[in-house]
RNA sequence: GCCCAGAUGGCGGAAUCGGUAGACGCGCUGGUCUCAAACACCAGUGGGGCAACCCGUGCCGGUUCGACCCCGGCUCUGGGU
Numbered sequence: 001g002c003c004c005a006g007a008u009g010g011c012g013g014a015a016u017c018g019g020u021a022g023a024c025g026c027g028c029u030g031g032u033c034u035c036a037a038a039c040a041c042c043a044g045u046g047g048g049g050c051a052a053c054c055c056g057u058g059c060c061g062g063u064u065c066g067a068c069c070c071c072g073g074c075u076c077u078g079g080g081u
Base pairs, nucleotide, nucleotide: 001081002080003079004078005077006076007075010026011025012024019065027045028044029043030042031041032040046055047054048053058074059073060072061071062070
């Protein structure tokens, strides 16, 4: 240099056919239980905002009524040559 794979909440990790992004687990917060903790169970948990609402899938553009998903360029990580 060329080719392949990947980048998603605080962490791991789904959603791969374009149609409510974040299932599930961990963690965290509140509660029940306990003398108090741990365990267990119940509820909540992306960010901003008082709210209405706005933003969010590595970055910048494009296609589309609509994009994690398709197209172009770039960055970074891993692998092959």
Predicted 3D model of an 81-nucleotide RNA (transfer RNA) from an uncultured Bacteroidales bacterium. It matches the Rfam family "tRNA". Rfam classes the family as a transfer RNA. From the family's description: Transfer RNA (tRNA) molecules are approximately 80 nucleotides in length. It was read from a public genome assembly.